[in-house]
Context: one part of a larger RNA
């Protein structure tokens, strides 16, 4: 290099924008670079292979010939790739009219409910648990009404419902702002699709300053439980949990399924649109998106099956026993925690 593979055995980058490559729709001309065909030059000898000779054979040794799969140079061929040029429109984009959304930010506003912390009423208990205790309460709790302060979080609506690339994203209203659906026709005219590097977004938990701090709580103190219990239960509770900013950059970051395109039976659910048909509903047709079932077909089975893990095709990524080890040196990033690239001995 060839080959075989990534849903569960090793293997899909957490996701996107994109650069350089690589790969790209219909027609027509032109060129001849790749292709392809003839013709030449060379492609050292030896050494291989066929044939024949020579040592009595044979190894050896020798003549011719092929081989030397290549390269250069020339004459031509134009299907397919490639280039130039022109030209379409069905791939992509706009443009126009309508449509759904917890997409995204930023500022306002609300009510439920936990907690306190002030008054009234009120007395001897609360509260917890498998039972209990620690714990709180005659300095008057627990319950109960009335006022205030404050933080976080939005019940029902809520749905295998929506929306986002992904992570995510649900109380209301303004105000910026992204994409996406569908419909007709106009427009541009190949503008594509993939991406090594780059960049940038990227749950939680952590980290640096500065706020904030109701609940709920790692750690930590108590009470129990138990052989012991650094748990599990209970009473407490401080980092965080929240908010600005900046920084980590990770995950069972999952659909453990990369992205495009094309085609491959069907049944039935459901969201958002258009069309028909109707007084409306139901109900047909038809696009995009989500479920569920099943035919071929696939798969080692288990499943998967128009939302493919079916049949191709184009481009990326990544796999090659198990352990050591995602470890160690180096390197890059990080404020740290550590993150990423990433091995060896040795051992089964």
């Nucleotide at each position: 290099c060839u080959g075989g593979g990534c849903g569960u055995a090793a293997a899909g980058c957490g996701c996107a924008u994109g650069u350089a490559g690589g790969c790209g729709g219909g027609c027509g001309a032109c060129u001849a670079a790749g292709u392809c065909a003839g013709g030449g030059g060379u492609g050292a000898a030896a050494a291989c292979c066929g044939u024949g000779g020579g040592c009595u054979c044979a190894a050896c040794c020798u003549a011719c010939g092929g081989c030397u799969u290549g390269c250069c140079c020339u004459u031509g061929a134009u299907a397919c790739u490639g280039g130039u040029c022109g030209u379409c429109u069905u791939g992509a984009g706009u443009a126009c009219a309508g449509g759904a959304g917890a997409g995204g930010g930023a500022a306002g506003c609300g009510g439920a409910a936990u907690u306190c912390c002030c008054g009234g009423u009120g007395u001897a208990g609360c509260g917890g648990u498998g039972a209990a205790a620690u714990g709180c309460g005659u300095a008057g709790a627990u319950a109960u009404c009335g006022g205030g302060a404050g933080g976080a979080a939005c019940a029902c609506c809520a749905g295998u419902g929506g929306c986002g690339a992904a992570g995510g994203c649900g109380g209301c209203u303004u105000c910026c702002u992204g994409g996406c659906c569908u419909g007709u026709u106009a427009c541009u005219g190949a503008c594509g699709c993939u991406g090594a590097g780059a960049u940038g977004c990227g749950a939680a938990a952590g980290c640096g300053u500065g706020g904030g701090g109701a609940g709920c709580g790692a750690a930590c103190g108590g009470g129990a439980u138990u052989a012991g219990a650094u748990a599990c239960c209970c009473c407490g509770g401080u980092a965080g949990u929240c908010c600005a900013c900046g920084c980590u950059g990770u995950a069972a970051a999952c659909g453990a399924u990369g992205g495009g395109u094309a085609c491959u039976a069907g049944g039935u659910g459901u969201u958002g649109g258009a069309g028909g048909a109707u007084c409306g509903a139901c109900c047909c047709u038809u696009c995009a998106g989500u479920g569920c079932c099943g035919u071929a077909g696939c798969u080692a089975a288990c499943g998967c099956a128009u939302u493919a893990a079916g049949u191709a095709c184009c481009c990326c990524g990544c796999c090659u026993g198990g352990g050591g080890a995602g470890u160690a040196c180096g390197g890059c990033c990080g404020c740290a925690a550590g993150g990423u690239u990433g091995a060896a001995a040795c051992u089964c």
This is a predicted structure of a 348-nucleotide part of an RNA (small-subunit ribosomal RNA, central domain) from an uncultured Bacillota bacterium. Its mean pLDDT, the model's own confidence on a scale to 100, is 88. The full RNA is in RNAcentral, with records from Greengenes.